[in-house]
RNA sequence: CCCUUAGAGUUUGAUCCUGGCUCAGGACGAACGCUGGCGGCGCGCCUAACACAUGCAAGUCGAACGAGCGAGAGAGAGCUUGCUUUCUCGAGCGAGUGGCGAACGGGUGAGUAACGCGUGAGGAACUUGCCUCAAAGAGGGGGACAACAGUUGGAAACGACUGCUAAUACCGCAUAAGCCCACAGGUCGGCAUCGACCAGAGGGAAAAGGAGUAAUCCGCUUUGAGAUGGCCUCGCGUCCGAUUAGCUAGUUGGUGAGGUAACGGCCCACCAAGGCAACGAUCGGUAGCCGGACUGAGAGGUUGAACGGCCACAUUGGGACUGAGACACGGCCCAGACUCCUACGGGAGGCAGCAGUGGGGAAUAUUGCACAAUGGGCGAAAGCCUGAUGCAGCGACGCCGCGUGAGCGAAGAAGUAUUUCGGUAUGUAAAGCUCUAUCAGCAGGGAAGAUAAUGACGGUACCUGACUAAGAAGCACCGGCUAAAUACGUGCCAGCAGCCGCGGUAAUACGUAUGGUGCAAGCGUUAUCCGGAUUUACUGGGUGUAAAGGGAGCGCAGGCGGACCGGCAAGUUGGAAGUGAAAACUAUGGGCUCAACCCAUAAAUUGCUUUCAAAACUGCUGGCCUUGAGUAGUGCAGAGGUAGGUGGAAUUCCCGGUGUAGCGGUGGAAUGCGUAGAUAUCGGGAGGAACACCAGUGGCGAAGGCGACCUACUGGGCACCAACUGACGCUGAGGCUCGAAAGUGUGGGUAGCAAACAGGAUUAGAUACCCUGGUAGUCCACGCCGUAAACGAUGAAUACUAGGUGUCGGGGAGCAUUGCUCUUCGGUGCCGCAGCAAACGCAAUAAGUAUUCCACCUGGGGAGUACGUUCGCAAGAAUGAAACUCAAAGGAAUUGACGGGGGCCCGCACAAGCAGUGGAGUAUGUGGUUUAAUUCGACGCAACGCGAAGAACCUUACCAAGUCUUGACAUCCCUUGACAGACAUAGAAAUAUGUAUUCUCUUCGGAGCAAGGAGACAGGUGGUGCAUGGUUGUCGUCAGCUCGUGUCGUGAGAUGUUGGGUUAAGUCCCGCAACGAGCGCAACCCUUAUUGCCAGUUACUACGAAAGAGGACUCUGGCGAGACUGCCGUUGACAAAACGGAGGAAGGUGGGGAUGACGUCAAAUCAUCAUGCCCUUUAUGACCUGGGCUACACACGUACUACAAUGGCGUUUAACAAAGAGAAGCAAGACCGCGAGGUGGAGCAAAACUCAAAAACAACGUCUCAGUUCAGAUUGCAGGCUGCAACUCGCCUGCAUGAAGUCGGAAUUGCUAGUAAUCGCGGAUCAGCAUGCCGCGGUGAAUACGUUCCCGGGCCUUGCACACACCGCCCGUCA
Repeated sequence: CCCUUAGAGUUUGAUCCUGGCUCAGGACGAACGCUGGCGGCGCGCCUAACACAUGCAAGUCGAACGAGCGAGAGAGAGCUUGCUUUCUCGAGCGAGUGGCGAACGGGUGAGUAACGCGUGAGGAACUUGCCUCAAAGAGGGGGACAACAGUUGGAAACGACUGCUAAUACCGCAUAAGCCCACAGGUCGGCAUCGACCAGAGGGAAAAGGAGUAAUCCGCUUUGAGAUGGCCUCGCGUCCGAUUAGCUAGUUGGUGAGGUAACGGCCCACCAAGGCAACGAUCGGUAGCCGGACUGAGAGGUUGAACGGCCACAUUGGGACUGAGACACGGCCCAGACUCCUACGGGAGGCAGCAGUGGGGAAUAUUGCACAAUGGGCGAAAGCCUGAUGCAGCGACGCCGCGUGAGCGAAGAAGUAUUUCGGUAUGUAAAGCUCUAUCAGCAGGGAAGAUAAUGACGGUACCUGACUAAGAAGCACCGGCUAAAUACGUGCCAGCAGCCGCGGUAAUACGUAUGGUGCAAGCGUUAUCCGGAUUUACUGGGUGUAAAGGGAGCGCAGGCGGACCGGCAAGUUGGAAGUGAAAACUAUGGGCUCAACCCAUAAAUUGCUUUCAAAACUGCUGGCCUUGAGUAGUGCAGAGGUAGGUGGAAUUCCCGGUGUAGCGGUGGAAUGCGUAGAUAUCGGGAGGAACACCAGUGGCGAAGGCGACCUACUGGGCACCAACUGACGCUGAGGCUCGAAAGUGUGGGUAGCAAACAGGAUUAGAUACCCUGGUAGUCCACGCCGUAAACGAUGAAUACUAGGUGUCGGGGAGCAUUGCUCUUCGGUGCCGCAGCAAACGCAAUAAGUAUUCCACCUGGGGAGUACGUUCGCAAGAAUGAAACUCAAAGGAAUUGACGGGGGCCCGCACAAGCAGUGGAGUAUGUGGUUUAAUUCGACGCAACGCGAAGAACCUUACCAAGUCUUGACAUCCCUUGACAGACAUAGAAAUAUGUAUUCUCUUCGGAGCAAGGAGACAGGUGGUGCAUGGUUGUCGUCAGCUCGUGUCGUGAGAUGUUGGGUUAAGUCCCGCAACGAGCGCAACCCUUAUUGCCAGUUACUACGAAAGAGGACUCUGGCGAGACUGCCGUUGACAAAACGGAGGAAGGUGGGGAUGACGUCAAAUCAUCAUGCCCUUUAUGACCUGGGCUACACACGUACUACAAUGGCGUUUAACAAAGAGAAGCAAGACCGCGAGGUGGAGCAAAACUCAAAAACAACGUCUCAGUUCAGAUUGCAGGCUGCAACUCGCCUGCAUGAAGUCGGAAUUGCUAGUAAUCGCGGAUCAGCAUGCCGCGGUGAAUACGUUCCCGGGCCUUGCACACACCGCCCGUCA
């Protein structure tokens, strides 16, 4: 200088952090599922180093040797002339002797934690067949053994004996340049033992021939050198465990023998007592090592298939032989296991060579071809052998390449899927038209590999031609991460899932389909490794509260260490040399059409060794210094420690006096003590323990800890001074010491207190909290234990980095000196800047900035548990896991909700009052029960006189019976012209049949209506209010709920909206990092209370008999006025506002109503209505008759009427309202009836007429406290009204009957003024039916001290492990 570094999901209501889990990437000797066209290059038992049938994998040389067989040739003999036989030559084959090879090549990874491997050195301590070079030789002899022959044993394998024979087989003798051995001399050299060379005398050891006509070639012996291979030694590196801490007798060393190619305890004898280890010996577990491979930005981590190097092994264990080389995969011997043969006597075997078989396993190939090439063995060579090797076969096992077509083509075909039914998607996709031929197939040609011959591969690669779009696409996924969605089926089932998590009737998450996305002859899944993971942090983390500082100190080893000047060169830095095998990786170039693959060159190989140089830093060493550290001196403060002594107050006990009935204790009691004299009080005494006040975020100590006073001994600290030493320092694994309380041992002591224990209470229980007692213990002495929230939850040391203000102990200076001010050193607190931190917070006493050392952490649970070990008298302490299980556990902060937390405030919330409910009878609703049905809904407040403002039929949805099926209702089409109605018959009716009658309008096209017919469809008060709209309830007419901009905070969020006052109110004022705004509050609206003006008939009347007149009053309607804390005073902060007053019809929102913020309750309603989906379609639809919704052992809610004298009844003349309704209606006067009512009908569509009488009240009379002259249920009889119809099942009247009930247990409701209470009147619904509901007026109270408590609500604050939010969360036991 260049290149290089990616994150996401998941803890929460939300946030930030810590922290784990999971995913996206790459890789693979892989396996499994689905699928599968071609070619090239590679790879292919990871498991049982389990057992192996069969074949092959190491032979070769006749030019080392002697037999044997022998094609063929020649010459004979016998004769039967084509046969037999003899001799000679003889290519070739070839058992045996002999030589070389068989120790290579090939396989496997069991063992091995080791000089085994890697790397770098050394051998002055060694060896090396064949090969190369050099030097010197090969003379002359001898005796055997196989083969062979004979005999013989044995089933076989294999032998035994006798006899014959050759050699490059074997053995003496001779020779010795050089070699070897033991001596003695010299010259050089080095690395300690020593090495090299030169010459001397003595002793010793060699040899083989073969081929060829020959030349010559191949062999043989000795020696030296080289090359190659091997052997040995050493430095460094090389897995886990300390719950393995001590190991070792040939062990460590020496001397001397032996052994080896060679050193060496390698082996042996003797001697000595050593050797290894916290820098991890020994022991246990696991493992072949490396070049490399995978991954990674790198540092690293994991791995050691294929290829290459080394090692080890060859059925298991041991042993040697031969040989240059082995302690030998296809050799030998012994032993073991196993298999096979056997005549039972005995033998044979070793696939971890190539194929192949069985077995194991999720899983891994052909009993192929060839020696053509490369290489190897033998041979002079030809050649032979070669499962090395070259090829082929099988396998998508991997990498790479190619193809499955290309262009045009919209009626956007059909099919499929979906749909809002219009369409949309598949989709130019297909069809169709025009082309092309890569691959495969067919035909022809046809290599290189071979430099003469020889080609398994192979008629292969490759080339050419014709031919047909033909023969060639799947797999996974589609909720987020993560690219890609819809429909149907299913209904917490079936299933999915890597993590979070989907599925309980509308599943983008299951299954299928269509569509889409991704990859593609593959695609997914599973296993494993690296990455992401800075989640072991060297690069590159932490420890106040998340996991994590040892309880404290002293201190060995170790680590680190002040200033200055020299030296050395171990670390360090630079240069050079050697090495770092090849292959691989990288770069460049080249060869197969490209690529994979292959070839060449370069770079790299960050390492090790040697050497030269430098001297800044570290180190070592020498000298010197004083500032770190220490010593001396002078002072000072202190609950520092140990021992001894002394003191007073208090508790308890004992003795005595006084004194009498209680004391004590508690929330309230009881147990307990007390008339045998307690408690109380006074005096005296005994004994133990602890030291009030002073006393203070004051002091001292390392921590634990230390508190009356005095004495003795003793440790440490601070200040001043600057005399002495001269880095003597810091930290500190192990180790040692100290170490609260409780506990423990021995011996004392024991007043009070007090585990255990006893009793009394409390309680559902109470093995507790409370009370009465009470033993260990607490105290002392000497031991042990060794732990605590041993905490500042903060290791020690040093240095640096704004300040302010207290306090304790010293020193100095100044001044106006019982003091004040300034300054300095050492402690101890608070506040605060920078900085740090997830935040909280820390902040010179750091949690800041740096350095050094130690300790500790790595998700939660299991667990500080188990096992082992050490310590302890014991209790127990220290050290300290795993299986299994979860996707979190956790820290800080935020917003809510909650609290038998706090503060402030409000409400008929309590309190103060009045009237009730709960008891009775009845009405009505609900539950329950019953039933053919008792239709359905509503269920704390916020269901229960609720939907229902009115179930005899209807309503009606329910039940029984009888009926209908395009339908009772809607639209469309066709046909017909009637149908309906009336009458008759059957029937419970619906309905059916019959009789007579028989359409309307018209612009003549048709339309209306009705009937019949076919199908689309109608219908459903069937389900789901947890699929919905709309509507409603409730908190609550509570005062709240939010937003924009700004500011603060990493963020969730905060601020505003909090605070001080005030209000009915987030109402208003003031203040304030907030400034404004919106929905709510208030006001605007209606009504009521006063009045003005205008208008007014049916209202009214000062006129009038009436008609009429009037426009004053009452009244009605409209439009205005009026009330705003406006005025005065006081208080308040010069505010808002509050209190009092005046005036006023009304005074502080005048009274009442309508009006209901953001939201909560999956609140209510699919039966008002609407509506998605599901279900039903001769029925879950429709019609009709009858029944039911009205049942009745019971329970609850809401009302009415009462229980009486403030009353009942009767009489009397009688009085006073408001608001309403009325035509299928209200109905007057009149008459009849005891009455309900009837007859009849004036008037009135209403300020006119009618309903309509208001009732409580008032006056008089009577009743006199009784189940009554109270109360009226129930029942009987007789009637009335409505209505087709009054039995189930209506209302009313008259007479008679006359039940319970004498004011209501626990509990509980409403109401603050024209209110409660009480009295009547009207209306809606309605043919009829109200004690209900909605309205109206009449009469008309009592009480509120106040906010402690109950309930509900609002604001602020605090705690929190809750957020489905306390009806929460959660612990234990049992199932």

Small-subunit ribosomal RNA from an uncultured bacterium, 1375 nucleotides, folded computationally. The sequence is in RNAcentral, with records from Greengenes. Rfam family: Bacterial small subunit ribosomal RNA. The prediction has a mean pLDDT of 85.